The part of an RNA shown here (small-subunit ribosomal RNA, 5' domain) has 541 nucleotides and comes from a metagenome.
Context: one part of a larger RNA
RNA sequence: GAAUGAACGCUGGCGGCGUGCUUAACACAUGCAAGUCGCACGAGAACGCUUCAGCUUGCUGGAGCUAGUAAAGUGGCGUACGGGUGAGUAACGCGUGGGUAAUCUAUCUCUGAAUUGGGGAUAACAUUGCGAAAGCGAUGCUAAUACCGGAUAAUAUCCAUUAAGCCUCGGUUUUUUUGGAUCAAAGGUGGCCUCUACAUGUAAGCUACUGUUCGGAGACGAGCCCGCGUACCAUUAGCUUGUUGGUAGGGUAAUGGCCUACCAAGGCAACGAUGGUUAGCUGGUCUGAGAGGAUGAUCAGCCACACUGGAACUGACACACGGUCCAGACUCCUACGGGAGGCAGCAGUAGGGAAUAUUGGUCAAUGGGCGCAAGCCUGAACCAGCCAUGCCGCGUGCAGGAUGACAGCCUUCUGGGUUGUAAACUGCUUUUAUCAGGGAAGAAAACGGCCAUGCGUGGCAGAUUGACGGUACCUGAAGAAUAAGCACCGGCUAACUCCGUGCCAGCAGCCGCGGUAAUACGGAGGGUGCAAGCGUUGUCC
Numbered sequence: 001g002a003a004u005g006a007a008c009g010c011u012g013g014c015g016g017c018g019u020g021c022u023u024a025a026c027a028c029a030u031g032c033a034a035g036u037c038g039c040a041c042g043a044g045a046a047c048g049c050u051u052c053a054g055c056u057u058g059c060u061g062g063a064g065c066u067a068g069u070a071a072a073g074u075g076g077c078g079u080a081c082g083g084g085u086g087a088g089u090a091a092c093g094c095g096u097g098g099g100u101a102a103u104c105u106a107u108c109u110c111u112g113a114a115u116u117g118g119g120g121a122u123a124a125c126a127u128u129g130c131g132a133a134a135g136c137g138a139u140g141c142u143a144a145u146a147c148c149g150g151a152u153a154a155u156a157u158c159c160a161u162u163a164a165g166c167c168u169c170g171g172u173u174u175u176u177u178u179g180g181a182u183c184a185a186a187g188g189u190g191g192c193c194u195c196u197a198c199a200u201g202u203a204a205g206c207u208a209c210u211g212u213u214c215g216g217a218g219a220c221g222a223g224c225c226c227g228c229g230u231a232c233c234a235u236u237a238g239c240u241u242g243u244u245g246g247u248a249g250g251g252u253a254a255u256g257g258c259c260u261a262c263c264a265a266g267g268c269a270a271c272g273a274u275g276g277u278u279a280g281c282u283g284g285u286c287u288g289a290g291a292g293g294a295u296g297a298u299c300a301g302c303c304a305c306a307c308u309g310g311a312a313c314u315g316a317c318a319c320a321c322g323g324u325c326c327a328g329a330c331u332c333c334u335a336c337g338g339g340a341g342g343c344a345g346c347a348g349u350a351g352g353g354a355a356u357a358u359u360g361g362u363c364a365a366u367g368g369g370c371g372c373a374a375g376c377c378u379g380a381a382c383c384a385g386c387c388a389u390g391c392c393g394c395g396u397g398c399a400g401g402a403u404g405a406c407a408g409c410c411u412u413c414u415g416g417g418u419u420g421u422a423a424a425c426u427g428c429u430u431u432u433a434u435c436a437g438g439g440a441a442g443a444a445a446a447c448g449g450c451c452a453u454g455c456g457u458g459g460c461a462g463a464u465u466g467a468c469g470g471u472a473c474c475u476g477a478a479g480a481a482u483a484a485g486c487a488c489c490g491g492c493u494a495a496c497u498c499c500g501u502g503c504c505a506g507c508a509g510c511c512g513c514g515g516u517a518a519u520a521c522g523g524a525g526g527g528u529g530c531a532a533g534c535g536u537u538g539u540c541c
Base pairs, nucleotide, nucleotide: 001541003539004538006537007536008535009534010533013394014393015392016391017390018389020386021352027349028348030347031346032345035077036076037075040074041073048065049064050063051062052061053060054059055058084305085304086303093230094229095228096227097226098225099224100223103222104221108218109217110216111215112214113213114212115211116150118148119147125140126139127138128137129136130135156182157181158180159179160178163175164174165172166171187210188209189208190207191206192205196203197202198201231277232276233275238268239267240266243265244264245263246262247261248260249259250258280302281301282300283299284295285294286293287292307328308327309326310325311324330341331340332339333338358384360383361382362381366380367378368377369376370375397428398427399426400425407419408418409417410416411415434477435476436475437474438473442468449460450459451458452457485530486529487528488527489526490511491510492509496525497524498523499522500521506513507512
């Protein structure tokens, strides 16, 4: 000199865009953060309103609307994404380049074939029991795209077989002949009567859309393996028994001591094994002419974790932040028998700390989940609030004005110098702040209609939708009106005098100042530098 997620001191006008618990991965009150689908399914209220009947005249009962709505339940999809944190990890964790002939992939796209015929339950509900509660039973009824058999089936899987190629000579990747075995499904919604039945129009049926099942291909995503790179300590020198390899088996989507049995005795290490300390890694960021050094906040990619430790279940994917089970610590409820909980999601609280924000608004946009859709959900996101925390921009006026005013300060003191065109005064302007008026872009749609199209889809006109926000922006009004500080002035280093003090009080980054004329301490006047900031401290280059 440059930088900072900074803090502290003094000061503080406005706007735009960013950033904001670096410490206790400490503990958490409260609210919200993951639901959705009635075009899978069975059932289905009430308040209220209208009306009728009875009579004890303000109650009881019925019907209709409310409404096939609300709230539950079965079922499907999602909850493995999105969001947070960096504790652990020195590792194929990350980075980079490869391999997978050792693999999987729900949803999506293309494509081939199919969607047949049955069965038994169960929740909801009703009746009822136990319990303080959380909740748990018993009996009875019912549905499905829930569940379970059967049929059919190949270019699927497995086995045997025929031949060719390849070659690590052990087989199998590719192609090929034949045979055998095994495995599937679910419907829903809209429309139409040509055929069949009732004879109105419905049902079987047909048709359109959508779903379901088994294949093939792609896309997306993931698993595993390998080369190279990836902190410090030798005041850590030896480490290892599933250890190293083989055979066989198990397990997995898949290779493999991943696991087991048996066999062999190996494997790693001064090119640093083992042990210890520290640490998430990277793109990047800061600095530097570069080489390098330091760093890994925000943003993006990967990894790991979710009170601590362990385990599996479901599922295409988890060994799962707002799932389950077990153990532990802690907190809470309890009728003492037993239960409930997990903010390293967004706000917020206590604590720790030099130190870090609102218990805000909206789904309008972008994106995600579900849904045919309308739509619902979304503390993702978009916005607003707080903080000079950073960067950038603007302003605090401009021009004229000399009796060089008063006052201050200095002085060689009837005088002069300086503050200083500075002020007063005159004219001008109005950014900003204030008030008033107008007032956005961000919104294109989805939906419904018409047209085109084999299907995706495209076109046309119309309607609706804005949290921010009456914000930005524009115009007008009045008036210099609303707006300057901080540090320094011995040398390094731009800027000097007076007074006070007297090795005292004090200053200080280094050299060093102060013991009676201190440009170095304290104050004043003056000056220098930067400026809504300035200085100090910490850290890094």
Notes: Its Rfam family is "Bacterial small subunit ribosomal RNA". The RNAcentral record of the full RNA draws on SILVA.